[in-house]
Bacterial RNase P class A from a Gammaproteobacteria bacterium, 353 nucleotides, folded computationally.
The gene name in the source record is rnpB.
Taxonomically the source falls in Gammaproteobacteria (Bacteria, Pseudomonadati, Pseudomonadota).
The RNAcentral record of the sequence draws on ENA.
RNA sequence: GGAGUCAGCCAGACAGUCGCUCUGCCUUCAGUGGCGGAGAGGAAAGUCCGGGCUCCAUAGGGCAGGGUGCCAGGUAACGCCUGGGCGGCGCGAGCCGACGGAAAGUGCCACAGAAAAUAUACCGCCUAAGCCUUCUCACGAAGGCCGGUAAGGGUGAAAAGGUGCGGUAAGAGCGCACCGCGCGGGUGGCAACAUCUCGUGGCAGGGCAAACCCCACCCGGAGCAAGACCAAAUAGGGGAACUAUGGUGCGGCCCGUACCGUUCCCGGGUUGGUUGCUUGAGGCGCACGGCGACGUGCGUCCCAGACGAAUGACUGUCCUCGACAAAACCCGGCUUAUCGGCUGACUCCACAC
Numbered sequence: 001g002g003a004g005u006c007a008g009c010c011a012g013a014c015a016g017u018c019g020c021u022c023u024g025c026c027u028u029c030a031g032u033g034g035c036g037g038a039g040a041g042g043a044a045a046g047u048c049c050g051g052g053c054u055c056c057a058u059a060g061g062g063c064a065g066g067g068u069g070c071c072a073g074g075u076a077a078c079g080c081c082u083g084g085g086c087g088g089c090g091c092g093a094g095c096c097g098a099c100g101g102a103a104a105g106u107g108c109c110a111c112a113g114a115a116a117a118u119a120u121a122c123c124g125c126c127u128a129a130g131c132c133u134u135c136u137c138a139c140g141a142a143g144g145c146c147g148g149u150a151a152g153g154g155u156g157a158a159a160a161g162g163u164g165c166g167g168u169a170a171g172a173g174c175g176c177a178c179c180g181c182g183c184g185g186g187u188g189g190c191a192a193c194a195u196c197u198c199g200u201g202g203c204a205g206g207g208c209a210a211a212c213c214c215c216a217c218c219c220g221g222a223g224c225a226a227g228a229c230c231a232a233a234u235a236g237g238g239g240a241a242c243u244a245u246g247g248u249g250c251g252g253c254c255c256g257u258a259c260c261g262u263u264c265c266c267g268g269g270u271u272g273g274u275u276g277c278u279u280g281a282g283g284c285g286c287a288c289g290g291c292g293a294c295g296u297g298c299g300u301c302c303c304a305g306a307c308g309a310a311u312g313a314c315u316g317u318c319c320u321c322g323a324c325a326a327a328a329c330c331c332g333g334c335u336u337a338u339c340g341g342c343u344g345a346c347u348c349c350a351c352a353c
Base pairs, nucleotide, nucleotide: 001349002348003347004346005345006344007343008342009341010340012318013317014316015315016314017313018312020039021038022037023036024035025034026033041324045335046334048333049332050331051330052329053223054222055221056220060255061254062253063252065219066218067217068216069215070084071083072082073081074080085099086097087096088095089094100214101213105212106211107208108207109206122153123152124149125148126147130145131144132143133142134141135140161179162178163177164176165175166174180203181201182200183199184198185197186195187194188193227275228274229273230272237266238265239264240263241262242261246260247259248258249257282301283300284299285298286297287296288295289294319322
């Protein structure tokens, strides 16, 4: 100097004029007027997870169903985060993981290939005994049938574990040595795991569970259009079903339990207001503990609450020339979109000293 990785911060700025919403104080018959304070995001988005809160509701057990899936921690909780293990990618800093079980069972593995699992014989290798044919004086030779084989070759992503030695008619864990694999110990680690550690067994050929399934753990439902209150108006309307051996009780079914009514169709009235509504598992700073996520203590701050929905318009200047993009009960995450700028640490390459 260049190229990267990880983490944090900002998100056009300044000035002037007018305008909008909430709130504190004063004022006014009256939000009538005045002064002060505050006023969209890093994702507010997706509605994907987890909760707080409200109601069912006094709310228990089971089945079905759904979710998660290495270990140890963090957290209100989670499918999130942190650290570690194993596996994969990258020269590396780092990044990713749908990561329990294939000896419980079922299923799938195209094409090629003999054969893809209770496996098989295309080219091969052997052929003692038995049968047939040809040649030969005969011995015998060749070929075929029957039989053995899966070591060699071929196909394929993958073909009865690999290398070597012995053995055999020819071969084969058939036997042996080493490796691999299964099982059981030792050592280290809380554990997942690791091990250039010991013994044992000739040994269930592989992959897929993001296939069905098995195993472990977890899970009521609905949602601020939840819910509470006030005002007003109408038709305390009509019909049907079940009715205590019954009906109803907020995903389905059963048991239990509570209550005494419940459900459906047609028609009519209301569509107004107040509240929930923002002080929080809150932000920031410091100290201590911890590898870290984070926790504890002290101090400090109040930081949108609209309701057909508030932040807009104009002028001037500046430069990094402005992308993706607007709260609607609140919070913790994840995922997606994105113009640029700043800071720190680390990795690699080249050059110079």